[in-house]
RNA sequence: GGGCCAGUAGCUCAGCUUGGUAGAGCAAUGGAUUCUUAAUCCAUCGGUCGGAGGUUCGAAUCCUCCCUGGCUCACCA
Numbered sequence: 001g002g003g004c005c006a007g008u009a010g011c012u013c014a015g016c017u018u019g020g021u022a023g024a025g026c027a028a029u030g031g032a033u034u035c036u037u038a039a040u041c042c043a044u045c046g047g048u049c050g051g052a053g054g055u056u057c058g059a060a061u062c063c064u065c066c067c068u069g070g071c072u073c074a075c076c077a
Stems, first nucleotide, its partner, number of pairs: 001073007010026004020057001028044005050066005
């Protein structure tokens, strides 16, 4: 330098193929239950969807460029 994959809630990840209300589990907070802890149950909170631009009535999703991380190939030695 080329190719591929990943980036979405505090953490781990779905959702992208086929554009149409942003989700799950865990964590956190409040409550119920329990002699207590743990466990279980209910509710709540939590997001510039890596950044910029474009296409579109409408973009996490499609296109372009860039950033970060990983894998791989090539080059040099």
The RNA shown here (transfer RNA) has 77 nucleotides and comes from an uncultured Pseudomonadota bacterium. Its Rfam family is "tRNA". Rfam describes the family as follows. Transfer RNA (tRNA) molecules are approximately 80 nucleotides in length.